Context: one part of a larger RNA
RNA sequence: UUGGGUUUAAAGGGAGCGUAGGCUGUUUGUUAAGCGUGUUGUGAAAUGUAAGAGCUCAACUUUUAGAUUGCAGCGCGAACUGGCAGACUUGAGUGCGCACAACGUAGGCGGAAUUCAUGGUGUAGCGGUGAAAUGCUUAGAUAUCAUGACGAACUCCGAUUGCGAAGGCAGCUUGCGGGAGCGCAACUGACGCUAAAGCUCGAAGGUGCGGGUACCGAACAGGAUUAGAUACCCUGGUAGUCCGCACAGUAAACGAUGGAUGCCCGCUGUUAGCACCUAGUGUUAGCGGCUAAGCGAAAGCAUUAAGCAUCCCACCUGGGGAGUACGCCGGCAACGGUGAAACUC
Numbered sequence: 001u002u003g004g005g006u007u008u009a010a011a012g013g014g015a016g017c018g019u020a021g022g023c024u025g026u027u028u029g030u031u032a033a034g035c036g037u038g039u040u041g042u043g044a045a046a047u048g049u050a051a052g053a054g055c056u057c058a059a060c061u062u063u064u065a066g067a068u069u070g071c072a073g074c075g076c077g078a079a080c081u082g083g084c085a086g087a088c089u090u091g092a093g094u095g096c097g098c099a100c101a102a103c104g105u106a107g108g109c110g111g112a113a114u115u116c117a118u119g120g121u122g123u124a125g126c127g128g129u130g131a132a133a134u135g136c137u138u139a140g141a142u143a144u145c146a147u148g149a150c151g152a153a154c155u156c157c158g159a160u161u162g163c164g165a166a167g168g169c170a171g172c173u174u175g176c177g178g179g180a181g182c183g184c185a186a187c188u189g190a191c192g193c194u195a196a197a198g199c200u201c202g203a204a205g206g207u208g209c210g211g212g213u214a215c216c217g218a219a220c221a222g223g224a225u226u227a228g229a230u231a232c233c234c235u236g237g238u239a240g241u242c243c244g245c246a247c248a249g250u251a252a253a254c255g256a257u258g259g260a261u262g263c264c265c266g267c268u269g270u271u272a273g274c275a276c277c278u279a280g281u282g283u284u285a286g287c288g289g290c291u292a293a294g295c296g297a298a299a300g301c302a303u304u305a306a307g308c309a310u311c312c313c314a315c316c317u318g319g320g321g322a323g324u325a326c327g328c329c330g331g332c333a334a335c336g337g338u339g340a341a342a343c344u345c
Stems, first nucleotide, its partner, number of pairs: 004316003007299002012313001014201004021194003025088007033081002035077008049065006091191001092188003095184004100179001103177007110154001115149007125136002162169002206247006216240001220236004258312006266290011294301002318345003327338004
């Protein structure tokens, strides 16, 4: 290379947009580049193959044929691929109508709770644990009532619920922006799919600058436990957690399952629409459970496939060494991306 794979054995890029490239609906005409076919030229000789001949045979030598599957020229064919021209509507998109959602972003508002402050009542403990102690407290704590301040998060509703490309999104409300769905079938007429490179988004933690800091809380301190205890438990507590701007770019970024299209038994629940002969049934799009065929090493998957097929991308090739070293690129840094070998089993 041929080939085999990627839920769990090695292997799906974290996600989207998108350039090149690859692939690409129905139909008519044309062209003849690919394709098929005929013919001509060429494809050195030797070697090899077939048939024959010469050495007594054979090896060996030799003659002829064929082959040399290639390249080029000239004809012919037109199903398929490609090119060109025209048409179509089912793919794709637009329009009109309906209804939907924790979708994004910016602003405003709300109540409960924690903590703190002030004042009142009140008196000796509180707190914490397996048990304690550190800690707080007669300078009046804990408890309780009233008032005020501040920051963060939104109880119930709440659900195999919904929305989003993924990360993710939940108090109420307003502005702006985006979105899929259903119905109609008016418009465009293949405008499509995928996607190296590139661009953008990307939890938590981290970084820079400026704010903020109620709770919680790495580091740190103390108290315990213990043989020790740089821990688990307790009392405190700084970064951080929150906001703005900028960077960073990784996760068990998981459905451990790339995207698109078509086809293939059923049962049941639910969300959003639509239709009807409206008790319910049908239908489209999602979200779940179970199962037939089929698939699978099995577990299991099973119209949301891991089934049957096509197209495109990414990735895998024994374990360790190692996601390391070196180099390069990116970054303020932390580090990230790319990514070996010796050696060893």

RNAcentral holds the full RNA, with entries from ENA and SILVA. A computed fold for a 345-nucleotide part of an RNA from an uncultured bacterium, annotated as small-subunit ribosomal RNA, central domain. Its mean pLDDT, the model's own confidence on a scale to 100, is 88. It matches the Rfam family "Bacterial small subunit ribosomal RNA".